[in-house]
Model confidence (mean pLDDT): 87 of 100. Predicted 3D model of a 686-nucleotide part of an RNA (large-subunit ribosomal RNA, domain II) from a Chloroflexota bacterium. RNAcentral holds the full RNA, with entries from ENA.

Context: one part of a larger RNA
């Protein structure tokens, strides 16, 4: 990892539904007993028992009523308004191991110190070398002692090292030589040493130089059997088929939050009724305070005037003054979910009328109670998140199929089954690739298209106003740009051109008490504005569409799915029009099936409508084994295997041949150890 078997809703007894069925105001027996058969088992007998026929109170009781209560009141619950038993099977539910597997633990009893921890007895073991303590002795020295040398001596959790122990370093080794090895180096080696060998100490416990370490290769509480199939809201698993229908991920409670309980959604049977129901167009009556929109409240917040009151400045004071703070009022333009003297579309409630749909009721059996994106309208949040919480539709969820390169949630669209037929939707027609190098007008030049903001621009293309112009506009060149005056003031200077203040005249065609450059300050160049040349449009300012720039990322292109695309003519963009393609979407044709109708010669036939599917509910088949009646098959070859192009809508079921060598089928009723691909399933096998 494949391959075979093996492997999960079952039984008891209760309770509720449903079906069939027997009797029916009744209905059953039950243990036991008697009798009979050819399995499971039949017949009788057995009325104890039960459930049903009356209720009500708490009782006493009463009694189609009864309690409460003073009550012919009032209210509760009952009568009026009658169906029930037993029996089989089926759904469902208790109680029980209750679909199966699977804990971590707990309890009882017992077996363990042949491992290892500590203690008990008894016995064993330490090559060798090296320091050289106490004391002892000799000799020196003292008043004596102490004391100093020399020997002796032989101590020591003393020293170096083997055996012996241990286990710090490093390397091997890691399906090993070994479930802790091995080489090398290391550390104890007369001591708290090492070590036989009997024997002690047990799990709510021992032992412990103490680590939660040991207690027979996993100890925070051994290990064995047992309670025991502990429990397990959790995880995984749960076996043929086809037909109908079809959900939820919500709301309230919950020692609740991945569980439940009740309602909502789904099946399914039953009954009653054809509208006082639902949904849609209308057409009407309504209730309401959102979105806008206001500012007269409630609040907030800006300038401006006006003005109590404060603060500055003057003044002895009385007071006067501010371009300052500011109550109030005035204007004027603003903001508000908890602001309204206004207020919609929608929605909602009810009423007319038109269409269309089957509606309620009561009962079985459900799943759902983690929801996902996406569009709108809100809160949190950062006008952040593939965020989170709610509304509301919508998709997935449980939906296939087109389109969106590729892509559950987007767009278009709801797959019964076939067809080598047509039409279409999204989207698309140069080529990959079906379908137009399609038509008209425009617009882009950036490969924008084909990612991106504030911002920035003499990019272009259309509009729109407004200046100035053949009495000569714009640019561009020639001249002219003086004059009081270097204006006053400051200043060292300040002379148009550092700064203040004022900004007048004159002269003229025209020139600022000066637009920028310059000087230390002058000068110097320039401009404004005038005059010539020129000869026709130019200058400004709003707005539209389309591009420019803003624009940097890790492996080569890599922000069109590629390829490629644009200079009169796009395959780019905008308007507008025709064709085509283009799906499981609609028509056509056949055919199954389901619900309703009609017909009917009871064989069927015709019509409309319907058939996407998880969890789930519902139906109708199919095989396996075992069995009762019934009837067959087999060594002239059962089962079972293997091959085959046949039969059924499936499961499947038969025919032929070949294997294989003894048993096996049909119909028809019963009953079940009844279908396997998943459980880190079990077992064997390869």
């Nucleotide at each position: 990892u494949c391959c075979g078997g093996c492997g999960a809703g079952u039984g008891a007894c209760g309770c509720u539904g449903g079906c069939u069925g027997g009797c029916g105001a009744g209905g059953c027996u039950a243990a036991g007993g008697a009798g009979g058969a050819g399995g499971a088992c039949c017949u009788c007998u057995g009325g104890a028992g039960c459930c049903g026929g009356a209720g009500c109170g708490a009782c006493a009781g009463c009694g189609a009523g009864c309690c409460u209560g003073a009550a012919g009141a009032g209210g509760g619950c009952g009568c009026c308004u009658g169906a029930g038993u037993c029996a089989g099977c089926c759904g469902g539910u208790g109680u029980u191991g209750a679909c199966c597997c699977g804990a971590a633990a707990c309890c009882u009893g017992g077996u363990g110190a042949g491992c290892u921890a500590c203690c008990c007895a008894u016995g064993g073991g330490c090559a060798g070398g090296g320091u050289g303590c106490a004391g002892c002795g000799g000799g020196g020295g003292u008043a004596a002692c102490g004391c100093c040398u020399c020997g002796u001596g032989a101590a020591g959790g003393c020293c170096c090292g083997c055996a012996c122990c241990c286990a710090c370093g490093u390397g091997a080794g890691u399906u090993a030589c070994a479930a802790a090895u091995c080489a090398u180096g290391g550390g104890g080696a007369u001591g708290a040493c090492c070590u036989g060998u009997g024997g002690g100490u047990a799990g709510a416990g021992g032992u412990g130089a103490a680590a939660u370490g040991c207690c027979a290769a996993a100890c925070g509480a051994a290990c064995c059997a047992g309670g025991a199939g502990a429990u397990a809201g959790c995880u995984g698993g749960u076996u043929c088929u086809c037909c109908c229908c079809g959900a939820a991920a919500u709301g309230c409670a919950u020692a609740g939050a991945g569980g439940u309980g009740c309602a909502g959604c789904c099946u399914c049977g039953g009954c009653a009724c054809g509208a006082g129901g639902g949904c849609c167009a209308u057409c009407u009556g309504g209730a309401g305070g959102u979105a806008g929109g206001g500012c007269a409240c409630u609040g907030g917040a800006u300038g401006g005037g006006u003005u109590a009151g404060g603060g500055g400045g003057c003044g002895c004071g009385a007071g006067c003054u501010u371009a300052c703070c500011a109550c109030a009022c005035c204007c004027a333009a603003c903001c508000a979910a908890a602001c309204c003297g206004c207020g919609a579309a929608u929605g909602c409630c009810g009423g007319g009328u038109g269409g269309u749909c089957g509606u309620g009721c009561c009962g079985g059996g459900a799943g759902u109670g983690a929801g996902a994106c996406g569009g709108u309208g809100g809160g949190g949040g950062c006008u952040a998140a593939g965020c989170u919480u709610c509304a509301u539709c919508g998709u997935c969820g449980a939906g296939a199929g087109g389109g969106a390169a590729a892509c559950a949630g987007c767009c278009c669209a709801g797959a019964g089954c076939g067809c080598c037929g047509g039409c279409u939707a999204a989207g698309g027609u140069c080529c990959c690739a079906g379908a137009g190098u399609g038509c008209a007008u425009g617009c882009u030049a950036a490969g924008u298209g084909g990612g991106a903001a504030a911002g920035g621009a003499g990019g272009u293309g259309c509009g729109a106003c407004g200046g100035c112009u053949c009495g000569g506009a714009c640019a561009a060149c020639c001249a002219g740009g003086a004059u009081g005056u270097u204006g006053g003031c400051u200043u060292a200077g300040a002379a148009g051109c550092a700064g203040c203040c004022a900004c007048c005249a004159u002269u003229g065609a025209a020139a600022g008490a000066g637009u920028g450059c310059g000087u230390a300050a002058c000068a110097g160049c320039u401009c404004a504005c005038u005059g010539g040349u020129c000869g026709a449009g130019u200058c400004g300012u709003c707005g539209c569409g389309c591009g420019c720039c803003g624009a940097u990322a890790a492996u080569c292109c890599a922000g069109c799915g590629g390829g490629g695309c644009u200079g009169g003519c796009a395959a780019g963009c905008a308007u507008g029009c025709c064709a085509c393609c283009g799906a499981u979407g609609c028509c056509g044709c056949g055919c199954a099936c389901g619900g309703c109708g009609c017909c009917c010669c009871c064989g069927g036939g015709c019509g409309c409508c319907g058939u996407g599917g998880u969890a789930g509910g519902g139906g109708a088949g199919u095989a396996u084994u075992c069995u009762g009646c019934g009837u067959g098959c087999g060594g002239u070859g059962a089962a079972g295997g293997c091959c085959g192009a046949g039969c059924g809508g499936g499961a499947g079921c038969a025919c032929g041949g070949c294997u294989g060598g003894a048993g096996c089928g049909c119909g028809u009723g019963g009953a079940a150890g009844u279908g396997a691909g998943a459980a880190u399933g079990c077992c064997g096998g390869a």